RNAcentral holds the sequence, with entries from ENA.
Predicted 3D model of a 75-nucleotide RNA (transfer RNA) from a Bacteroidota bacterium.
The prediction has a mean pLDDT of 80.

[in-house]
RNA sequence: GCUCCGAUAGCUCAAUGGUAGAGCAGUACCCUUUUAAGGUAUUGGUUGAAGGUUCGAGUCCUUCUCGGAGCACCA
Numbered sequence: 001g002c003u004c005c006g007a008u009a010g011c012u013c014a015a016u017g018g019u020a021g022a023g024c025a026g027u028a029c030c031c032u033u034u035u036a037a038g039g040u041a042u043u044g045g046u047u048g049a050a051g052g053u054u055c056g057a058g059u060c061c062u063u064c065u066c067g068g069a070g071c072a073c074c075a
Base pairs, nucleotide, nucleotide: 001071002070003069004068005067006066007065010024011023012022013021018055026042027041028040029039030038048064049063050062051061052060
């Protein structure tokens, strides 16, 4: 330098172009002599950035940033 894959909640990951979710974690309460375990409720998002298409974009298109893999070059 070229190609491909990825970026969504604190973490791991979903989501057919049509209300952004789950598990774990967190918080409150219940239970328990206490802790752990268990139960109930609940908080948490500029979907990496900027544009475009569309009535509508996490999803499609362009550019950029970051991470990973492969290839090429290295006189």
Rfam family: tRNA. Rfam links the family to the GO term triplet codon-amino acid adaptor activity.